[in-house]
Context: one part of a larger RNA
RNA sequence: ACCUCGUUAAGGAACUCGGCAAUCUAGCCCCGUAACUUCGGAAGAAGGGGUGCCUCCUUUAUUGGAGGUCGCAGUGAAAUGGGUCAACCGACUGUUUAACAAAAACACAGCACUCUGCUAAGUCGAAAGACAACGUAUAGGGUGUGACACGUGACCAAUGCGGAAAGAUUAUGGCAAGAGGUUAGAGCGCAAGCUCGAAGCUUCGAACCGAAGUCCCCGUGAAUGUCGGCCGUAACUAUAACGGUCCUAAGGUAGCGAAAUUCCUUGUCGGGUAAGUUCCGACCUGCACGAAUCGUGUAACGAGUUGACCGCUGUCUCAACGAGGAGCUCA
Numbered sequence: 001a002c003c004u005c006g007u008u009a010a011g012g013a014a015c016u017c018g019g020c021a022a023u024c025u026a027g028c029c030c031c032g033u034a035a036c037u038u039c040g041g042a043a044g045a046a047g048g049g050g051u052g053c054c055u056c057c058u059u060u061a062u063u064g065g066a067g068g069u070c071g072c073a074g075u076g077a078a079a080u081g082g083g084u085c086a087a088c089c090g091a092c093u094g095u096u097u098a099a100c101a102a103a104a105a106c107a108c109a110g111c112a113c114u115c116u117g118c119u120a121a122g123u124c125g126a127a128a129g130a131c132a133a134c135g136u137a138u139a140g141g142g143u144g145u146g147a148c149a150c151g152u153g154a155c156c157a158a159u160g161c162g163g164a165a166a167g168a169u170u171a172u173g174g175c176a177a178g179a180g181g182u183u184a185g186a187g188c189g190c191a192a193g194c195u196c197g198a199a200g201c202u203u204c205g206a207a208c209c210g211a212a213g214u215c216c217c218c219g220u221g222a223a224u225g226u227c228g229g230c231c232g233u234a235a236c237u238a239u240a241a242c243g244g245u246c247c248u249a250a251g252g253u254a255g256c257g258a259a260a261u262u263c264c265u266u267g268u269c270g271g272g273u274a275a276g277u278u279c280c281g282a283c284c285u286g287c288a289c290g291a292a293u294c295g296u297g298u299a300a301c302g303a304g305u306u307g308a309c310c311g312c313u314g315u316c317u318c319a320a321c322g323a324g325g326a327g328c329u330c331a
Stems, first nucleotide, its partner, number of pairs: 002325007010317002014315001019312001027051005036041001038147001052069006070074001082310007089302002094106002110145007122131003148297004153227003158224002160220004167215003173209002178204005185196004228246005255289001256286001267283005
């Protein structure tokens, strides 16, 4: 020097990515307790006081009261909450990467859409059969969202799904006109051979008939999804309620907004600090928020993330001392 502990002057987060770690706090009794709130909570909020032993009185009770008394210290050891103010995310209890991630991820009650009339849909299985379910639409399956409050806008052009059946197109197949191959035979030829060619067998095959589907038509967004540009205009300037024009299926509504989303950016203003790329409140110029891939709020909750403060401390200024281990020797 190392490991695990203990103590520490003055200061008290100056440490550090960050109070990481370690202190502080702590039991019981009494007093007291804010915003906010879903009226249940928040709450052990916060913040104070007491606490041993002896005697007397009292009590069901070492229950309460009075007096006295010892110590630095009375939950005398041990076990045993630090607290507060804000913001984000997720409502909550729960679940998860057995052995680097416990979370804002998953689940959740609730909400919505959709399928399914029972030999149900769906799933497993060549099948028999089984589950669903010894259930029956207040049931069962699938999908999305995710308590609660207030809401959930426009677009059906594309894709998907549903419906309708008039027209167009359409396969295997059916029917089958026609055509080819083969040759018994016939004709020609001196011969070699050439030409024609029935039946049978066989190959090809037009037209016609012909389903779903597709095209076409209608509907459908808590279906997949999408939700513009340019120019001008008000009696300072600036801005543009207003107008024009092009395109589109329709041009982003409410709400929120430099945000877990903002590139430029440490945007600008305000707050907090002596000093603040973080944080909080605003603004809106939203590179590139936005409404169940939900929007905006929200009490309670969280080993979640971020910022600030009080208390507290060897985290630090800045290190010191001590204890036990390991280290050394032998086995």

A computed fold for a 331-nucleotide part of an RNA from a Spartobacteria bacterium, annotated as large-subunit ribosomal RNA, domain IV. The sequence was found in a public genome assembly.